SAM riboswitch aptamer (S box leader), 113 nucleotides, folded computationally.

RNA sequence: GAUUUAUAAAGAAGUGCUGAGAGAACAGGCUCUACGAAGCACUAGCAACCCGGGAAAAUCCCGUCAGGUGCUAAAUCCUGCUCCCAACAAGGUGUUGAGGAGAACUAUAAAGC
Numbered sequence: 001g002a003u004u005u006a007u008a009a010a011g012a013a014g015u016g017c018u019g020a021g022a023g024a025a026c027a028g029g030c031u032c033u034a035c036g037a038a039g040c041a042c043u044a045g046c047a048a049c050c051c052g053g054g055a056a057a058a059u060c061c062c063g064u065c066a067g068g069u070g071c072u073a074a075a076u077c078c079u080g081c082u083c084c085c086a087a088c089a090a091g092g093u094g095u096u097g098a099g100g101a102g103a104a105c106u107a108u109a110a111a112g113c
Base pairs, nucleotide, nucleotide: 001113003111004110005109006108007107008106013043014042015041016040017039021032022031023030026080027079028078029077044072045071046070049068050067051063052062053061054060055059081102082101083100084099085097086096087095088094089093
């Protein structure tokens, strides 16, 4: 790096350095930001994928400083593609909706390649 599987509305922030952007990419929206963005470092925490323990198994329960990751604004911040629903307009389509379901994308973990 590609593939497969699983998860993604819960949860968890301070300090220092630095100094203008940031929320993955593109577009639209919205939001955060000199009362300090992003990044880096340290410390703290959350969670429980791998891991450890228990139960016959599916699967569930428990644990985690002293094992490996991950994560710590807002639903993956929302939308984009398909189907459905509601309202409105019109005449067989359009607009609106933080309405529903699915897909795609993305992120993370695990596995083998």
Notes
Model confidence (mean pLDDT): 80 of 100.